The RNA shown here (transfer RNA) has 75 nucleotides and comes from Methanobrevibacter sp. 87.7. The sequence was found in a public genome assembly. It matches the Rfam family "tRNA". By type it is a transfer RNA. The source organism's lineage runs through Archaea, Methanobacteriota, Methanobacteriales, Methanobacteriaceae and Methanobrevibacter.
Order: sequence, then structure tokens, then C1' cells
RNA sequence: AGGCUAGUGGCACAGCUUGGUUAGCGCGCACGGCUGAUAACCGUGAGGUCAUGGGUCCAAAUCCCAUCUAGCCUA
Repeated sequence: AGGCUAGUGGCACAGCUUGGUUAGCGCGCACGGCUGAUAACCGUGAGGUCAUGGGUCCAAAUCCCAUCUAGCCUA
């Protein structure tokens, strides 16, 4: 220098291919229940500008472009 892959709550991931209901699951966190008490278990809840910016579209996490970061490959 070129190419490929990835970026989604505190953490690990799904959803992208085929655009369309309020963006989901597990762990963690808070509160409540249960218990003599704790753990486990059960219930409820908070927490996300979907890496950043722009574009296309009635509508974008999803399609297009640029940029940033990380990993890998080639030279």
C1' cells in the first nucleotide's frame, strides 16, 4: 500500500442474506416474592442515539458511499 472479516445495553451474542409491529436472548444490575437466613428459584423493572458521518427510500441495525477502530491475509 492492497484485500477480507468484525463493530448492536456493563459483558458475551442473535437479528442484516429477503428493509416494515415498540430492537431481542443469556449473564450481570435494581426492586419484590420465596426462606429462620443465604444461595438457588420465580416475578417485575432500569439500561441501546445498532462504531461515526452522509446518501437512497414512504420507511434503514438491515441497501450504497466515505471515515474511524480492532483482528487476519498478501506485498